[in-house]
RNA sequence: GCCGCCUUAGCUCAGGGGUAGAGCACUUCCAUGGUAAGGAAGGGGUCGUCGGUUCAAAUCCGACAGGCGGCUC
Numbered sequence: 001g002c003c004g005c006c007u008u009a010g011c012u013c014a015g016g017g018g019u020a021g022a023g024c025a026c027u028u029c030c031a032u033g034g035u036a037a038g039g040a041a042g043g044g045g046u047c048g049u050c051g052g053u054u055c056a057a058a059u060c061c062g063a064c065a066g067g068c069g070g071c072u073c
Base pairs, nucleotide, nucleotide: 001071002070003069004068005067006066007065010024011023012022013021018055026042027041028040029039030038048064049063050062051061052060
């Protein structure tokens, strides 16, 4: 330098056009003599950034940024 993949909640990841989810973690409550385990409820997201397409974009297209891998001198 070229090519490919990834970027969504604190963490690990789903979701691939129609108002964003799970597990773990966190908060409150139940329960216990107390703790852990367990049960119930709840909070938390400008979907990496900027543009484009569309009635509508996390989702499609482009550029850029960061990360990972491969190829080449």
A computed fold for a 73-nucleotide RNA from bacterium HR18, annotated as transfer RNA.
The coordinates come from a structure-prediction model, not an experiment, and the mean pLDDT is 83.
Its Rfam family is "tRNA". Rfam classes the family as a transfer RNA.
The RNAcentral record of the sequence draws on ENA.